[in-house]
Molecule: Bacterial RNase P class A
Organism: Spirochaetia bacterium
RNA sequence: CAGGCAGGUCCUGUUAUCGCCGGCACUUAGGUGCGGGAGGAAAGUCCGGGCUCCACAGAGCAUGAUGCCGGUUAAUGGCCGGAUAUACUUUCUGGUAUAAUAGAUAGCGCCACAGAAAAUAUACUGCCCGGGAGUUUUCCCGGGUGAGGGUGAAAUGGCGGGGUAAGAGCCCACCGCUCUGCAGGAAACUGCAGGGGCAUGGCAAGCCUCAUCAGGAGCAAGGCUGAAACAGCAGAGGGUCGCUCGCCCAGUAUCUGCGGGUAAGCUGCUUUAGAAUACCGGCAACGGUUUUUAUAGACAGAUGAUAACAUAGACAGAACUCGGCUUACGGACCUGCUUUUUUU
Numbered sequence: 001c002a003g004g005c006a007g008g009u010c011c012u013g014u015u016a017u018c019g020c021c022g023g024c025a026c027u028u029a030g031g032u033g034c035g036g037g038a039g040g041a042a043a044g045u046c047c048g049g050g051c052u053c054c055a056c057a058g059a060g061c062a063u064g065a066u067g068c069c070g071g072u073u074a075a076u077g078g079c080c081g082g083a084u085a086u087a088c089u090u091u092c093u094g095g096u097a098u099a100a101u102a103g104a105u106a107g108c109g110c111c112a113c114a115g116a117a118a119a120u121a122u123a124c125u126g127c128c129c130g131g132g133a134g135u136u137u138u139c140c141c142g143g144g145u146g147a148g149g150g151u152g153a154a155a156u157g158g159c160g161g162g163g164u165a166a167g168a169g170c171c172c173a174c175c176g177c178u179c180u181g182c183a184g185g186a187a188a189c190u191g192c193a194g195g196g197g198c199a200u201g202g203c204a205a206g207c208c209u210c211a212u213c214a215g216g217a218g219c220a221a222g223g224c225u226g227a228a229a230c231a232g233c234a235g236a237g238g239g240u241c242g243c244u245c246g247c248c249c250a251g252u253a254u255c256u257g258c259g260g261g262u263a264a265g266c267u268g269c270u271u272u273a274g275a276a277u278a279c280c281g282g283c284a285a286c287g288g289u290u291u292u293u294a295u296a297g298a299c300a301g302a303u304g305a306u307a308a309c310a311u312a313g314a315c316a317g318a319a320c321u322c323g324g325c326u327u328a329c330g331g332a333c334c335u336g337c338u339u340u341u342u343u344u
Stems, first nucleotide, its partner, number of pairs: 002339009012310007020037002023034004039315001043326002046324005051218004058245004063214005068082005083101001084099006102209002107207002109203003119156001124149002126145008157175002160172003176198001177196008222267004232258005237249003272294001274293003278289004
């Protein structure tokens, strides 16, 4: 210099004129002045909350979610740290990435095709022993075997020796598995020592078991004002997923069905678990204290148009609100790690 990986910030700007929405102040009630006005994802509606209502929101079943250990948070399946496993890289045993990471001896179920045989598993080829036929090759019967080969995603511990008629944990050392003890660690787990010849594989993003958690509906939630209408009709006990119990209310103030009127306005509606700086604690996520700050609230729905200059501008537009995840996407700048080449 060029390349790769990971992370962070910003996402067009300034001035002038006119227009739209909202706030504050003034006002001669006509208006005037000063500020503000669409994102990092506003998207998806996949999670978790705040808030509102169901008189209370109790227990159990069912249903659903999570699943290594610990921390953080209002909470989560998020985030942070660690452990283990797998993969890649690597001249020194570290680094990066991913993880749907509890249980297969409680039970049930599945493993196509191929293959002899796929879990109460076995002999296709082959090896050895005995007998018979044959005498070149080889064939038949009986017994033993499961090491070698084949099929398969997977063949029931691995590898190296000993032993055997031939073989096999049959025996031995090492590895693996399991049990016991000691040490380290808060824990998941790690290390060391000893005993045991030890095996009935995999799948629980199959049913299931275990542990933990979860009331429902949602701003079209709800509240207020006004208007209108047949003094509505019929049935039933009812109570925000389903069932049971408890509890509460009660012949309506509740629920269901049919019919009729209304469809207007205000509010909820933006000061919030908010943002930023500094210090302290913590490996970190994050927490505490101090100071500063206010940055859209529309309602068939505002946030625009023109001109000049600068410029890298793709994906793309709020609708109660916040914390995450996922998806779309062009670039500018910054930081860390790393590879090749060149120079010193």